[in-house]
RNA sequence: CGGGGUGUAGCGAAACCUGGCAUCGCGCUUGCAUUGGGAGCAAGAGACUCCCGGUUCAAAUCCGGGCACCCCGA
Numbered sequence: 001c002g003g004g005g006u007g008u009a010g011c012g013a014a015a016c017c018u019g020g021c022a023u024c025g026c027g028c029u030u031g032c033a034u035u036g037g038g039a040g041c042a043a044g045a046g047a048c049u050c051c052c053g054g055u056u057c058a059a060a061u062c063c064g065g066g067c068a069c070c071c072c073g074a
Base pairs, nucleotide, nucleotide: 001073002072003071004070005069006068007067010026011025012024013023020057028044029043030042031041032040050066051065052064053063054062
């Protein structure tokens, strides 16, 4: 310098190709239960999806430009 992949909640992933209220597990909070805790049961909070712009009625998703990390090549 060129090519490819990844970026979504505290952590790990799904949803992206095929645009339409962002889902699951762990964790966290509250309650039940327990002498107390763990396990279990019930309820709840938490991400405007790496950044900027474009297309569209509507963008995590499509397009363009960047940033970070990983891989391959030179």
Molecule: transfer RNA
Organism: Anaerolineae bacterium